[in-house]
C1' cells in the first nucleotide's frame, strides 16, 4: 500500500404489501411500511433478466386485386432493471 472483514460507535438504506401520481408496459417518483443490506452509495460499460409503444411480417375481417383501417400472433428495445452477476468511481467506524 493491496486485499479479505470479527467487533465497537455514530448511524444509514428500504423487500414485500398499502395509498396518491406517472407511463403502453416492465418500471419509476411521493407517503406509509420493513424482508433484508458493509457499500442495498453512484454509474446502463459488459452480460442476464424485464416489458414491446413505434416498427416489421404473417393470418382474419370490413368490401373488392392492391391501397387503407380493425383485431390476433409471432420478431424486434431506441424503454426498463444497480436489492441479478461483472466493471468503474466514491464512503463511515477500527484493526481482533
Nucleotide at each position: 500500500a493491496a486485499a479479505a472483514c470479527a467487533u465497537c460507535a455514530g448511524g444509514g438504506c428500504a423487500a414485500a404489501c398499502c395509498c396518491g401520481g406517472u407511463g403502453a408496459a416492465a418500471g419509476c417518483c411521493g407517503g406509509g411500511g420493513a424482508c433484508g443490506c458493509a457499500a442495498a452509495g453512484c454509474u446502463a460499460c459488459c452480460g442476464a433478466u424485464c416489458u414491446a409503444a413505434a416498427g416489421g411480417u404473417u393470418g382474419u375481417c370490413g368490401a373488392a386485386u392492391a391501397c387503407c383501417g380493425g383485431c390476433a400472433a409471432c420478431c424486434c428495445a431506441u424503454g426498463a432493471c444497480g436489492g441479478c452477476g461483472g466493471g468503474g468511481c466514491u464512503g463511515c467506524c477500527g484493526g481482533a
This is a predicted structure of a 96-nucleotide RNA (c-di-GMP-I riboswitch aptamer) from a Gammaproteobacteria bacterium. The sequence was found by an Rfam model in a public genome assembly. The model forms 95% of the base pairs in the Rfam consensus. NCBI's taxonomy places the organism under Bacteria, Pseudomonadati, Pseudomonadota, Gammaproteobacteria.